[in-house]
């Protein structure tokens, strides 16, 4: 140096170019309970890594960086 493949919620991951970006665990409140726990119900949390393009409209596609994990020389 050169090829791949990841980056979306605290964690661990969904999510065909289109109508509000999700689930699970965690966390917070509540029910229940003599009390923990389970269990049931809510809430709360994201500028989808950065930057530009294309497009009516991008988490999504096309470029560049940047982080990380393989390869190959």
């Nucleotide at each position: 140096g050169c090829c791949u493949c990841u980056a979306u919620a605290g964690c661990u991951c969904a999510g065909c170019g289109g109508u509000u970006a999700g689930a699970g665990c965690a966390u917070u409140g509540g029910u229940u309970u003599u009390g923990u726990a389970a269990a049931c119900c809510a809430a709360g949390g994201g500028u989808c890594g950065g930057g530009g393009g294309u497009u009516c409209g991008a988490a999504u596609c096309c470029c560049u960086c940047u982080a990380g994990a393989g390869g190959c020389u």
RNAcentral holds the sequence, with entries from ENA.
The RNA shown here (transfer RNA) has 73 nucleotides and comes from a Nanobdellota archaeon.
It matches the Rfam family "tRNA". It is annotated as a transfer RNA.
Lineage of the source: Archaea > Nanobdellati > Nanobdellota.